[in-house]
Model confidence (mean pLDDT): 84 of 100. The RNA shown here (small-subunit ribosomal RNA) has 1495 nucleotides and comes from a metagenome.
RNA sequence: AGAGUUUGAUCCUGGCCCAGAACGAACGCUGGCGGCGUGCUUAACACAUGCAAGUCGAACGUGAAAGCCCUUCGGGGUGAGUAAAGUGGCGCACGGGUGAGUAAUGGAUAGGAACGUACCUGAUAGAGGGGGAUAACCACUGGAAACGGUGGCUAAUACCGCAUGUGAUUUUACGAUCAAAGGUGGCCUCUACUUGUAAGCUACCGCUAUCAGAUCGGCCUAUCUCCCAUUAGCUAGUUGGUGAGGUAAAGGCUCACCAAGGCUACGAUGGGUAGCUGGUUUUAGAGGAUGAUCAGCCACACUGGAACUGAGACACGGUCCAGACUCCUACGGGAGGCAGCAGUGGGGAAUCUUGCACAAUGGGCGAAAGCCUGAUGCAGCAACGCCGCGUGAACGAUGAAGGCCCUUGGGUUGUAAAGUUCUUUCGACUGGGAAGAGGGUUUCUUGUGUGAAUAAUGCAGGAGACUGACGGUACCAGUAUAAGAAGCACCGGCUAAUUCCGUGCCAGCAGCCGCGGUAAUACGGAAGGUGCAAGCGUUGUUCGGAAUGACUGGGCGUAAAGCGCGCGCAGGCGGUAUUGCAAGUCGAAUGUGAAAUCCCCGGGCUCAACCUGGGAACUGCAUUCGAAACUACAAUUCUUGAAUAUCUGAGGGGUUAGUGGAAUUCCAGGUGUAGGAGUGAAAUCCGUAGAGAUCUGGAGGAACACCGGUGGCGAAGGCGACUGGCUGGCAGUAUAUUGACGCUGAGGCGCGAAAGCGUGGGGAGCAAACAGGAUUAGAUACCCUGGUAGUCCACGCCGUAAACUAUGGAUACUAGGCGUUUGGGGAGUCAACCCCCUGGGUGCCGCAGCUAACGCGUUAAGUAUCCCGCCUGGGGAGUACGGUCGCAAGGCUAAAGCUCAAAGGAAUUGACGGGGGCCCGCACAAGCGGUGGAGUAUGUGGUUUAAUUCGAAGCAACGCGCAGAACCUUACCUGCUCUUAACAUCCCGGGCAACAUGCAGAGAUGCAUGGUUCACUUCGGUGACUCGGUGAUAGGUGCUGCAUGGCUGUCGUCAGCUCGUGUCGUUAAGAUGUCUGGUUAAGUCCAAUAACGAGCGCAACCCUUAUCUUCAGUUACCAUCAUUAAGUUGGGGACUCUGGAGAGACUGCCGGUGUUAAACCGGAGGAAGGCGGGGAUGGCGUCAAGUCCUCAUGGCCCUUACGAGCAGGGCUACACACGUACUACAAUGGCAAAAACAAACCGUCGCGAAGCCGCGAGGUGGAGCUAAUCAGUAAAACAUUGUCUCAGUCCGGAUUGGAGUCUGCAACUCGACUCCAUGAAGUUGGAAUCGCUAGUAAUCGCUGAUCAGCAAGCAGCGGUGAAUACGUUCCCGGGCCUUGUACACACCGCCCGUCACACCACGAGAGUGGUCAUAACCAGAAGUAUGUGAGCUAACCGCAAGGAGGCAGCGUACCAAGGUUGUGGUCGCGAUUGGGGUGAAGUCGUAACAAGGUA
Repeated sequence: AGAGUUUGAUCCUGGCCCAGAACGAACGCUGGCGGCGUGCUUAACACAUGCAAGUCGAACGUGAAAGCCCUUCGGGGUGAGUAAAGUGGCGCACGGGUGAGUAAUGGAUAGGAACGUACCUGAUAGAGGGGGAUAACCACUGGAAACGGUGGCUAAUACCGCAUGUGAUUUUACGAUCAAAGGUGGCCUCUACUUGUAAGCUACCGCUAUCAGAUCGGCCUAUCUCCCAUUAGCUAGUUGGUGAGGUAAAGGCUCACCAAGGCUACGAUGGGUAGCUGGUUUUAGAGGAUGAUCAGCCACACUGGAACUGAGACACGGUCCAGACUCCUACGGGAGGCAGCAGUGGGGAAUCUUGCACAAUGGGCGAAAGCCUGAUGCAGCAACGCCGCGUGAACGAUGAAGGCCCUUGGGUUGUAAAGUUCUUUCGACUGGGAAGAGGGUUUCUUGUGUGAAUAAUGCAGGAGACUGACGGUACCAGUAUAAGAAGCACCGGCUAAUUCCGUGCCAGCAGCCGCGGUAAUACGGAAGGUGCAAGCGUUGUUCGGAAUGACUGGGCGUAAAGCGCGCGCAGGCGGUAUUGCAAGUCGAAUGUGAAAUCCCCGGGCUCAACCUGGGAACUGCAUUCGAAACUACAAUUCUUGAAUAUCUGAGGGGUUAGUGGAAUUCCAGGUGUAGGAGUGAAAUCCGUAGAGAUCUGGAGGAACACCGGUGGCGAAGGCGACUGGCUGGCAGUAUAUUGACGCUGAGGCGCGAAAGCGUGGGGAGCAAACAGGAUUAGAUACCCUGGUAGUCCACGCCGUAAACUAUGGAUACUAGGCGUUUGGGGAGUCAACCCCCUGGGUGCCGCAGCUAACGCGUUAAGUAUCCCGCCUGGGGAGUACGGUCGCAAGGCUAAAGCUCAAAGGAAUUGACGGGGGCCCGCACAAGCGGUGGAGUAUGUGGUUUAAUUCGAAGCAACGCGCAGAACCUUACCUGCUCUUAACAUCCCGGGCAACAUGCAGAGAUGCAUGGUUCACUUCGGUGACUCGGUGAUAGGUGCUGCAUGGCUGUCGUCAGCUCGUGUCGUUAAGAUGUCUGGUUAAGUCCAAUAACGAGCGCAACCCUUAUCUUCAGUUACCAUCAUUAAGUUGGGGACUCUGGAGAGACUGCCGGUGUUAAACCGGAGGAAGGCGGGGAUGGCGUCAAGUCCUCAUGGCCCUUACGAGCAGGGCUACACACGUACUACAAUGGCAAAAACAAACCGUCGCGAAGCCGCGAGGUGGAGCUAAUCAGUAAAACAUUGUCUCAGUCCGGAUUGGAGUCUGCAACUCGACUCCAUGAAGUUGGAAUCGCUAGUAAUCGCUGAUCAGCAAGCAGCGGUGAAUACGUUCCCGGGCCUUGUACACACCGCCCGUCACACCACGAGAGUGGUCAUAACCAGAAGUAUGUGAGCUAACCGCAAGGAGGCAGCGUACCAAGGUUGUGGUCGCGAUUGGGGUGAAGUCGUAACAAGGUA
């Protein structure tokens, strides 16, 4: 620090997801040790049991027992003035727990004034003298108990007067009021009496009053402190004042009266949630999240209320009352509160021991010893976290065995192991053994203070003794042995790490993308590897990455996003100059910002974690002093922003009244006759009752042609005949005036197209709805004929539009060029007019710059400032609920659950279009001949079958694989056989084998007999062949052409397909080149050109054919000479021909056109002319095209069979359908007769002549030929003659019968041919469809391959030999350019909605249940205040009576629970219902994307 994921690819936008860190965690697997931490996040749920707050005898009165000793057995002593209870004092308000409540009576930070403060410290003064009770105790007594009652006795540092008053409070400044307590130790200087004790003295601890301090606390202020506006108004003690009360204290804190205030958009009130902070966590930081442990503050203590005591509480382990719950009970009544420490149940994914000790630290009490202390210190449990250590180290190659993989060579596990040598941490055992105690207690002692003091006591020392829960722990030493100690996750990409097997869209995985449908690096196992390690993974949560809420640090033309437009209150921002001030701002200082934490430097545990010293920091707040540039504020200026006045100008700006002509329709009349209207074509419709057409007149409503224009005006919506009235805004020139008066604008107010609504008019045309006619599979549409609301007017609503420039407003600045509109100025000119300059508007192009790109570009989307509005993934949804506006329709505001990993923008390359342009092709057209009808052949489908083997499937399967199925072929079926095999290699044993014969059998095969080797040799044997055996293996036309190679088809012989460098795309996919203009058969060539070149294709090179030359002449040829029946022979080398080598054609020449080009047109010459004809040759790629049955091959499958052999059958079936052919339907013909002219090819397991035989197929024959020699070989159509004369025929030949020939082991299933006889359909073929542009179509025959035989097929050959092409509108296919696209599996694409089914969440819903808040009323426990107090009453007063004072009781006020009624919020359930989302290959249509077929 980034990465994955939208696409065919790209850039951008944008979400989702990952890598990191953290945790009071939990779960899975695993687990050696130690240190330091941490441990109910859920039920503030309920709690058994034990413990958690007491202490003081030096405040007081009482006062045991056990035990021990003594005893006269009665008892006494000791224990002991101890324990214990009580009065009294102090403490219990601390410490400990929890986070329910609380959004402020809280917290944080900084301040303040009107307060209190026990214990502690300092200071001053005092502490005199009296009194009455009461618990304990005793007696009696109630009660089950808890707990009491009555009477009697008693003490105090308990209680109460009096005195004194340093002082304090109060006051009219006279006065009034207010205290106290003693205790312990010691001493005898003074007094008393005899020691000794007391008065006394003394020390210490207490006591009282007051003033201070310190500490702690109460109160007040400012700032900050979560979410919701779908919570907008709240408030009567409310806000303030006066007076009083109350409090420790200010204060409506309370009350009376008076006033009517107070809070709120800077968010009151209401609702939801929540203890706050230091900090913790994350982060570069800013921020975000969080508030366990530790520390500060607050709140709470079963729930609610209340006070008492006290310095302090409205009190966790106190009291009272009410409530719920639990327990005890003798039913009368009582008791209780773990959110203290342990522990239990419950809840939960989940959180520990009913431990030890007060040794240390701290707290309470005490003079002290000491006691108490679940605070605390320790231990226990838990890998819950952090940190540390170990599980061994060195050497060790035949790279052992085993495992795994394998191309079978090997590789890997792997120096790993074994083995040798060494070490011993931790653990085990044995022994030693701390620090924490520098403290405290106590005894003795030294110095010193107080003191009269040698007493006592305080302080500072010294010595001795005692004091440790942890714990026999840490630590140290010794003994023995490598001995006791490694797992978990991952290995497709992100992301480090790969192979095999199993599985076969199954089982499963998955954080995202996505894996799995027979070769899975993604599932499961294994081997290996990678990562971390006593842990490792998973899950959850937080921050980060995320600049994805953007202060730092984002955006809004098209991706989400500018309000439809204006006016304008608040608010925000604001021109120029001077002075002042000092709020903001800046600087310095001071205070504070607790400690801990974080950071830096040190120190201590062996290190580390951890602990600890110091520093820094705590970015903050407050106060003081200073600065004065900027902002604010105050005062005074200025004129340029803004505004006003005068003058001028343009304009569909608005509103209102009037006027006008053209046209449509209607009405009336005239002329006139059969149609009109409408459409792609029609029909509905109008018309003989006179339409349409035409003329005249009239009525009525609406709209204003031409001008008219990227022209004008308006804020926008919008505004268009003419004239008048009223009226808004804008612009210009020049002067004058005011003097910042400005910009923006949340709420608010106004305007606001069309449609729609209300009331009343109006209604010509047009026209939703509706009706009819068409179209159609349907057509609730598009088209047509009609037609009502509406459209128009007035008034009132509605308030929305793609209200768009998809671009908020204002100001300033930043190159230009060209239009247009409307002002002003100047020069020229008589003028028209033209030129220049300068304002306002409105357009086009364009530099810089910006932008993801497209594009914008002085009218910015540039550069800046100010203000407002808005956005934060897609869907759900602009929906629900709530509120509000509206007559309604609806508008505004505006979610969530759930669901997806995308949705989207711009541009790119393709593909496609019922888009466009250009061009080509037997593509159409023009022609010729066919197919489709018949019969037959052949292939296919289907059907059949034991089998009818398999493959090929639009073009590009179907006379295709098959260049030839009777057996064989053959792969199929039936039956009979074989099992190392029919075929290959290796091993062992035997032997030849071959061959021949016989028998059985359908044959394979079996049995028997005969037969008894060959080659090499180093003489051992080896090899060939064969039989038997053994296992490795063979074999498979079994599967997968979607695992493959190779080969092939097709687009297409179409003109295309690419690359390098450069340039452009200031990113990229890509583009350019290859486009454009010509031209070509051609990306062929030329010109032009940010391109220049190149490669594969095209063309050429190759073969063949057409002409000539030359060379060579046998088997070919024969002009001349001879010769023959015959080029038969001699001869010839001229010709033909053959086959070698050459020539020739190149737009080379001429003319024209064309850009002086390429090229085209015409011409000449030429055998041939513009590629001369034909062939071979097939670019990059497409179709998962075809082929595993040619061959090869991975994987899978079979192995007495899916292999092999044999016989027979089948591939030849036959209601039917299709393709391809043949033969025909006849006279351009058939038949007959006689008679011409080819080319190419083939032949020795062959072609086979002549001759003879047969009607013929053929037979016989065997000359010749290994072929320019011989043979196949006859060419046929044609031409000639004759006949037939339009008929199912002298056409046609199917079919069938008979007889044969040939091949072959064999023609039954199932061959070809011949002869005789038979003589079917068929008289030119519907829709549709095929081929062909010249030696072509058509027509005619010949040959070859395969092959024993079989050709209507296929591959070749020649003979005869046409017609037509205007042309490119249309069909099909293709090429190039361009355009649109929501397609990219690419239109056989994509995709929408209803319906049906399943599931999910949500809304409505008669109601129903809970909960919270609130209003009114009733009620009124305890308590406090107050009133009363006839009952009761110790201290004081009083001689007494009595009084003062107090108490019970009762009343009143306030008030908790509770009750009644209502309102509001919220959460559940709910028959039914509504839409939404998601689902497999459902149904119906085809709305959108191309002009998507009606944009």